[in-house]
SAM riboswitch aptamer (S box leader) from a soil metagenome, 93 nucleotides, folded computationally. Of the family's consensus pairs, 97% are formed in the model. It matches the Rfam family "SAM riboswitch aptamer (S box leader)". Its family is annotated with regulation of gene expression in the Gene Ontology. The RNAcentral record of the sequence draws on MGnify. The prediction has a mean pLDDT of 89.
RNA sequence: CAUCGAGAGAGGCUGAGGGAACCGGCCCUGGGAAGCCUCGGCAACCUGCCUCCGGCAAGGUGCCAAACCCGGCGGGCUUCGGCCCGGAGGAUG
Numbered sequence: 001c002a003u004c005g006a007g008a009g010a011g012g013c014u015g016a017g018g019g020a021a022c023c024g025g026c027c028c029u030g031g032g033a034a035g036c037c038u039c040g041g042c043a044a045c046c047u048g049c050c051u052c053c054g055g056c057a058a059g060g061u062g063c064c065a066a067a068c069c070c071g072g073c074g075g076g077c078u079u080c081g082g083c084c085c086g087g088a089g090g091a092u093g
Stems, first nucleotide, its partner, number of pairs: 001093004009039005017028003022072004040064003045060002047057004068089001073086005
């Protein structure tokens, strides 16, 4: 600096937590969490190629519950239930 409401899971080992951290909520989980391994997949940031608008490939990353799961700070609106915009923090390149 760019993107973050799309997309994509099986098997094995293991065995109680997990959704970044704190708080609040909500959710996933012994019908097996997290982690590790194997295989598979998604996507297209980097990369390569082309007839370079654009497209193709998939080597290097990344990712494969829920919007970065939602909120926390500021502003606006409000039928007071909440809604919208922005920020902070975070993730990936």